Transfer RNA from Candidatus Roizmanbacteria bacterium GW2011_GWC2_34_23, 72 nucleotides, folded computationally. Its Rfam family is "tRNA". By type it is a transfer RNA. The source organism's lineage runs through Bacteria, Bacteria candidate phyla and Candidatus Roizmaniibacteriota. The prediction has a mean pLDDT of 82.

[in-house]
C1' cells in the first nucleotide's frame, strides 16, 4: 500500500430516500404489610465526524475517523 465489511437511545439489534422501531436497562406512578413479580406512563439516540445530491437522506454519492477482515 490495496479492496472489503461495520460503526444507530445506557446495553443490543431493526428501519435500508418518506420527520428512527423492539427488548433490556433507567425514572415516576399503581398494585402489595414490605421486597420481588406484575401493570401504566416518561425521558433518552440531529444514526461515528464534515461535505454534496435530492422537495425530503440514518439510507445514494465523496472525503474522512476509529474497529475487524483478507491481500501484497
Nucleotide at each position: 500500500g490495496c479492496g472489503g465489511g461495520c460503526g444507530u437511545g445506557g446495553u443490543a439489534u431493526a428501519c435500508c430516500g418518506g420527520u428512527a422501531a423492539u427488548a433490556c436497562g433507567a425514572c415516576u406512578c399503581c398494585u402489595u404489610g414490605c421486597c420481588a413479580a406484575g401493570g401504566a406512563g416518561u425521558a433518552a439516540a440531529u444514526a461515528g465526524a464534515g461535505g454534496g445530491u435530492c422537495c425530503g437522506a440514518u439510507u445514494c454519492c465523496c472525503u474522512u475517523c476509529g474497529c475487524c477482515c483478507g491481500c501484497u